[in-house]
RNA sequence: CCUGAAAAAGGGCAAACCCAUCGCAAGGUGGGGGCGCAAAGCUGCGGGCCCUAGGAAUGGGUAGCCGGGCUGCCAGG
Numbered sequence: 001c002c003u004g005a006a007a008a009a010g011g012g013c014a015a016a017c018c019c020a021u022c023g024c025a026a027g028g029u030g031g032g033g034g035c036g037c038a039a040a041g042c043u044g045c046g047g048g049c050c051c052u053a054g055g056a057a058u059g060g061g062u063a064g065c066c067g068g069g070c071u072g073c074c075a076g077g
Stems, first nucleotide, its partner, number of pairs: 001077004012037002017032006035064001041070003045067003048062004
C1' cells in the first nucleotide's frame, strides 16, 4: 500500500423503548436497554429527508439515509 465474505483473538459502538434533562421543534445529552454495525470512529463537502417561521430568504437537525474526505484494530498478501 492492497484485500477481507472479520474465519479466529482482544474487544468496540449501540436501534426501538423507559427515566432525567436541554430545545419552539426536528433532535441532542446522561443512565438503563440491545435492533443491529467491519469503521454504527471523526467530518454538514455534495445529495436526500426532517424541523422552524405568515411567504420568501435565513437558520437548525439527521454521519445508524447515500456519496465524498480524514483517521483506525486484527488477519492475509